Large-subunit ribosomal RNA, domain II from Bacteroides sp., 676 nucleotides, folded computationally. Its Rfam family is "Bacterial large subunit ribosomal RNA". Rfam links the family to the GO terms ribosome and structural constituent of ribosome. Lineage of the source: Bacteria > Bacteroidia > Bacteroidales > Bacteroidaceae > Bacteroides. The full RNA is in RNAcentral, with records from ENA.
Context: one part of a larger RNA
RNA sequence: UCCGGCGAGUUAUAGUCACUGGCGAGGUUAAGUUAUUCAGUAACGGAGCCGAAGGGAAACCGAGUGUUAAGAGCGCGCAAAGUCAGUGGCCAUAGACCUGAAACCGGGUGACCUAUCCAUGAGCAGGCUGAAGGUGAGGUAAAACUCACUGGAGGGCCGAACCCACGUUCGUUGCAAUGACCGGGGAUGACUUGUGGAUAGCGGAGAAAUUCCAAUCGAACUCGGAGAUAGCUGGUUCUCCCCGAAAUAGCUUUAGGGCUAGCGUUAGUACAGAUUACCGGAGGUAGAGCACUGAAUAGGCUAGGGGGCGAUGAGCUUACUGAACCUUAUCAAACUCCGAAUGCCGGAUAAUUGAUUACUAGCAGUCAGACAGUGUGAGAUAAGUUUCAUUGUCAAAAGGGAAACAGCCCAGACCCACAGCUAAGGUCCCAAAUAUAUGCUAAGUGGAAAACGAUGUGGAGUUGCAAAAACAACCAGGAUGUUGGCUUAGAGGCAGCCACUCAUUAAAAGAGUGCGUAAUAGCUCACUGGUCGAGUGAAUCUGCGCGGAAAAUAUAACGGGGCUAAGCAUAUAACCGAAGCUUGGGAAGUCUUUAAGACUUGGUAGGGGAGCGUCGAAUACGGGGUGAAGUACGAGCGGAAGCACGUGUGGACUGUAUUCGAGUGAGAAUGCCGGA
Numbered sequence: 001u002c003c004g005g006c007g008a009g010u011u012a013u014a015g016u017c018a019c020u021g022g023c024g025a026g027g028u029u030a031a032g033u034u035a036u037u038c039a040g041u042a043a044c045g046g047a048g049c050c051g052a053a054g055g056g057a058a059a060c061c062g063a064g065u066g067u068u069a070a071g072a073g074c075g076c077g078c079a080a081a082g083u084c085a086g087u088g089g090c091c092a093u094a095g096a097c098c099u100g101a102a103a104c105c106g107g108g109u110g111a112c113c114u115a116u117c118c119a120u121g122a123g124c125a126g127g128c129u130g131a132a133g134g135u136g137a138g139g140u141a142a143a144a145c146u147c148a149c150u151g152g153a154g155g156g157c158c159g160a161a162c163c164c165a166c167g168u169u170c171g172u173u174g175c176a177a178u179g180a181c182c183g184g185g186g187a188u189g190a191c192u193u194g195u196g197g198a199u200a201g202c203g204g205a206g207a208a209a210u211u212c213c214a215a216u217c218g219a220a221c222u223c224g225g226a227g228a229u230a231g232c233u234g235g236u237u238c239u240c241c242c243c244g245a246a247a248u249a250g251c252u253u254u255a256g257g258g259c260u261a262g263c264g265u266u267a268g269u270a271c272a273g274a275u276u277a278c279c280g281g282a283g284g285u286a287g288a289g290c291a292c293u294g295a296a297u298a299g300g301c302u303a304g305g306g307g308g309c310g311a312u313g314a315g316c317u318u319a320c321u322g323a324a325c326c327u328u329a330u331c332a333a334a335c336u337c338c339g340a341a342u343g344c345c346g347g348a349u350a351a352u353u354g355a356u357u358a359c360u361a362g363c364a365g366u367c368a369g370a371c372a373g374u375g376u377g378a379g380a381u382a383a384g385u386u387u388c389a390u391u392g393u394c395a396a397a398a399g400g401g402a403a404a405c406a407g408c409c410c411a412g413a414c415c416c417a418c419a420g421c422u423a424a425g426g427u428c429c430c431a432a433a434u435a436u437a438u439g440c441u442a443a444g445u446g447g448a449a450a451a452c453g454a455u456g457u458g459g460a461g462u463u464g465c466a467a468a469a470a471c472a473a474c475c476a477g478g479a480u481g482u483u484g485g486c487u488u489a490g491a492g493g494c495a496g497c498c499a500c501u502c503a504u505u506a507a508a509a510g511a512g513u514g515c516g517u518a519a520u521a522g523c524u525c526a527c528u529g530g531u532c533g534a535g536u537g538a539a540u541c542u543g544c545g546c547g548g549a550a551a552a553u554a555u556a557a558c559g560g561g562g563c564u565a566a567g568c569a570u571a572u573a574a575c576c577g578a579a580g581c582u583u584g585g586g587a588a589g590u591c592u593u594u595a596a597g598a599c600u601u602g603g604u605a606g607g608g609g610a611g612c613g614u615c616g617a618a619u620a621c622g623g624g625g626u627g628a629a630g631u632a633c634g635a636g637c638g639g640a641a642g643c644a645c646g647u648g649u650g651g652a653c654u655g656u657a658u659u660c661g662a663g664u665g666a667g668a669a670u671g672c673c674g675g676a
Base pairs, nucleotide, nucleotide: 001676002675003674004673005672006671011094012093013092015090016089017088018087019086020085021084022083023082026050027049028048032044033043034042035041054061055060064076065075066074067073097235098234100232104225105224106223107222108221109220115199116198117197118196119195120194121193122192123191124189126158127157128156129154133150134149135148136147137146138145162186163185164184166183167182169180170179201217203213204212205211210219238611239610240609241608242607243606248261249260250259251258252257262366263365264363265362266361267360268359269358270357272356273353274352275351276350277349278347279346280345281344287338288336289335293332294331295330298327299326300325304321305320306318307317308316309315369394370393371392372391373390374389375388377386378385399410400409401408414586415585416584417583419582420581421580425576426575427574428561429560430559434573435572436571437570438569439568440567446563452547453546456544457543458542459541460540462538463537464536465535473531474530475529476528477527479504480503481502484498485497486496510525514523515522587601588600589599590598591597592595612665614662615661616660617659618658619657620656621655622654623653630649631648632647633646634645636643637642
């Protein structure tokens, strides 16, 4: 991993609702007893329970009663039948659908591992060092002291056994659930070790690490309470048909749980409901505005403040500042003199729709929502972010398109068809289906991107110059006072400063546009004439393009080929294209005019309905050694679960109908057991 078997809403007692049945103003027995043909039997047993009357705290009254002074008002009642069983749904109490803790408590078992302790034994090659003390000699008044020898101390030194475990490497399905090689530390000691004994879990032991107490230790193991509890995870077994949600509000030691409401379903009752048009309402959003509250721009005018003069006064004055007011231009979720569109509420009528509505009762599920469009908040006008509102889709929706792609676009799958028409989207090939017309683009733009930049190119209008010759090019001139004045070493158009920057000659020529020189010089421009001969400049709006443009495995930013249209824009006519619509056939549900007619049949949680199959029981009828069950194979039948038949195998049981009863259906539970 696979195969087979086993494997999860049960039972009891109350309650409640529905259905079925009995009796009915009544219904019913319980324990128990008796009887027999001993059976899910019959009879007795009326204690008790429910109902037939309620109201009040009660006394009490009673179709009324309580409140109250009350014949008022108001509250609850009267004017609708129950009860006993059976079956089913749900709920309560019990383990209560199944599996699963970590833990808690009680009784025991453990110190053959290990920790400490007690008793009694054992072990430590060899080598080194050489304490105290002693003896002798020297020395002294005597000592001290010195030397030599002796001596053999030490948690002394080196180093095997022994004990330990500091480092690397190997090992890491190992040789080993902690090892191996090489090195390392202690090795007469707080040493190591044998045997026996002591200490026990709310405990012991601990040179102390939450360390050890039998490969287990922040509280051992084992059995029991015990099916602890689990608002948590996982699993929960046949089929078809009808309907079909929610991910919200309020409350919650509540937030991944619950309760009530909302939304679903089933049964019953009632007869409503929705949309549009029209009419009548409430409102303060978008926008707008500045009349209020605030913010805020420029100017004017002005009180006040500051500065100056004055004597510290009166007063005068001022490059300052400046409330209020006036003019001007603005801003606001918590501003409004104003103010929509939608939406909301109510309504007669009309049209459309056709049960979509309300209530009562049974049963739920839901309380993590996701994205997209629109309107806000938070965030950074970030996020596949987050909080709301609203609509859609997904969730619970398949099909077609978007290459692929829950949430986008189109469209809602009862079944069958080698029939037709369309939607979105497409029509060169992959790949079903195309042509025409007029333009644009040259960038493979199309087929990613901004500010910004640019004689790309198309369109539109505006404006200047131009046959009295423009623009461009070429030829020629571009002078004089003067080197303007100042400054400066110099400053001559051209370092810098100043100047209403002048004047002359002229067709024209700046007290000079740039290059250049130390300063001059030189080149050039503005400006003018000539040659030439038709357009040439500027700015604006707009279509399509260009640059800006760097990313990590491989072209890789059309899905690919490839395309200059097979790109873009506009227009026209076709076609393709889905489970949409239509056509033909068939099935089912609901409703009604009961004729075969209309409508309907995606679906998770969930509600409701109808069936299939397994095991057992009763009754009836069967089958079977001339071959039962089981099993293998076979193009059978049925809407499904399923059910026949034939042949082989097998070798003794078994089917159909009706009813009843369940240990009644497996693919999942890191399920359990067995096998491969």